Predicted 3D model of a 445-nucleotide part of an RNA (large-subunit ribosomal RNA, domain III) from a soil metagenome. Its mean pLDDT, the model's own confidence on a scale to 100, is 83. RNAcentral holds the full RNA, with entries from MGnify.
Context: one part of a larger RNA
RNA sequence: GAGUAGCGAAAGGGGAGGGAGGAACUCCCCCGCCGAAUGAUCAAGGGUUCCUGGGGAAGGUUCAUCCGCCCAGGGUAAGUCGGGACCUAAGGCGAGGCCGCGAGGCGUAGCCGAUGGACAACCGGUUGAUAUUCCGGUACUACCUUCAACUCGUUCACGCUGAACGCAGUGUGCUAACGGCAUCUACGGAUGUCGGACCCCGCUGUCAGUAGGUUACCGACGGGGUGACGGAGGAGGCUAGGUGAUCCCGGGCGAUGGUAGACCCGGGGUAAGUGCGUAGGGCGAGGUCCAGGGAAAUCCGGACCUCACACAAGCCUGAGACACGAUGCCGAGACUCAGUCGAAGUCACUGAUGCCAUGCUCCCGAGAAAAGCCUCUAGGGAGAGUGGAAGGUACCCGUACCCCAAACCGACACAGGUGAUCAGGUAGAGAAUACCAAGGCGAUC
Numbered sequence: 001g002a003g004u005a006g007c008g009a010a011a012g013g014g015g016a017g018g019g020a021g022g023a024a025c026u027c028c029c030c031c032g033c034c035g036a037a038u039g040a041u042c043a044a045g046g047g048u049u050c051c052u053g054g055g056g057a058a059g060g061u062u063c064a065u066c067c068g069c070c071c072a073g074g075g076u077a078a079g080u081c082g083g084g085a086c087c088u089a090a091g092g093c094g095a096g097g098c099c100g101c102g103a104g105g106c107g108u109a110g111c112c113g114a115u116g117g118a119c120a121a122c123c124g125g126u127u128g129a130u131a132u133u134c135c136g137g138u139a140c141u142a143c144c145u146u147c148a149a150c151u152c153g154u155u156c157a158c159g160c161u162g163a164a165c166g167c168a169g170u171g172u173g174c175u176a177a178c179g180g181c182a183u184c185u186a187c188g189g190a191u192g193u194c195g196g197a198c199c200c201c202g203c204u205g206u207c208a209g210u211a212g213g214u215u216a217c218c219g220a221c222g223g224g225g226u227g228a229c230g231g232a233g234g235a236g237g238c239u240a241g242g243u244g245a246u247c248c249c250g251g252g253c254g255a256u257g258g259u260a261g262a263c264c265c266g267g268g269g270u271a272a273g274u275g276c277g278u279a280g281g282g283c284g285a286g287g288u289c290c291a292g293g294g295a296a297a298u299c300c301g302g303a304c305c306u307c308a309c310a311c312a313a314g315c316c317u318g319a320g321a322c323a324c325g326a327u328g329c330c331g332a333g334a335c336u337c338a339g340u341c342g343a344a345g346u347c348a349c350u351g352a353u354g355c356c357a358u359g360c361u362c363c364c365g366a367g368a369a370a371a372g373c374c375u376c377u378a379g380g381g382a383g384a385g386u387g388g389a390a391g392g393u394a395c396c397c398g399u400a401c402c403c404c405a406a407a408c409c410g411a412c413a414c415a416g417g418u419g420a421u422c423a424g425g426u427a428g429a430g431a432a433u434a435c436c437a438a439g440g441c442g443a444u445c
Base pairs, nucleotide, nucleotide: 012030013029014028015027016026017025031442032441033440034439039422040421041420042419045402046401049400050074051073052072053071054070055069059067060066079140080139081398082397083396084395086117087116091112092111093110097106098105099104121138122137123136124135125134141394142393143392144391145390146389147388149386150385151384152383159214160213161212166206167205168204169203170202171201173200178195179194180193181192182191183190184189217380218379222376223375224374225373226372230363231362232361233360236356237355238354241350242349243348244347245346247268248267249266250265251264252263253261269329270328273324274323275322280317281316282315283314284307285306286305287304288303289302290301292300293299330345333341334340335339364367408417409416424436425435426434427433
């Protein structure tokens, strides 16, 4: 310079409190703002900022008794949520391998790698701070043990089928050395053909009607199926949610004319799971044979035959409803307010962008993989399987808090940026817009 610029979008008023001190802190009453957010839940990122008690130097664009500040103490509880003990994509690493003087580069098998696939828990209550994690109730998954039941099998007998090694015999079978014959000869031999043992091979007998097979069940790191996928479109069946109620329950009867009424105010819930298998969607069934699926196969594939062809049967899938779950829990409210008790809990209409549905129809640009699951055999196999009941076991990491923001990215408590989910009322085509609900704020002079 200068007590100058500025104090970063925005509504506050009154009363009370504690305090040395209050426009700003706490509580109460009004008023106002957001409400497809300025609400709620996650992912990323941050990393204790969370909660309680205390503090006021500094930070806070002013003040401060207050704070995302300082100090101390506390707080994150899982078989089922998310991740790992499962799988693979892009990409990465990479045994062998190839290349390079080397450093190193590339890459097969394989491994790692979610933003994808697979996979079992819901409702209520509780803390100052955690909860699908604790507690209560009710479930589910995997594995183990035990129990009884049922079914099937082995051992034994009977039946069917049925080897091998070895030994003995046999065969116009094969050929070696060697030999016979024919041809040629450079006289050394060569070529062709026939004969020719053991071994080998075939056959017969024996081994032996012997061993084994015919077997419940398990079952791949292998085969096959499924998993398994694009875009657009419309209709249908439902549900969440919503609205109304003259129906049900609780309360009220009015400071001023009326108000016992078709009056006013408030409320009218309940999950996973289990059972049932509906609206709807999809699939032909059986037999015989076979050079394919780099072994095998009853599986898949191919060929042929038979039977069905429709509003069919059967099988698979499948929302929702209904019942149990629930003699529970929740619940307006009442009370003796720590806490306890606790009514009704229905009907009608509307209705999704959610579910049936990765469905159906149409279109061309023709739209991941592997595990898992099912099946097939290879193989294993003497006890095995099925459903039921009871008991037991169940590891590691994350879990506080912010998350369209004063806690993340922007040097700041910065008018900027930041992915997903939820989606009430009136008017409206609408998630626009306006005003409201739940909930949250009144923006640090």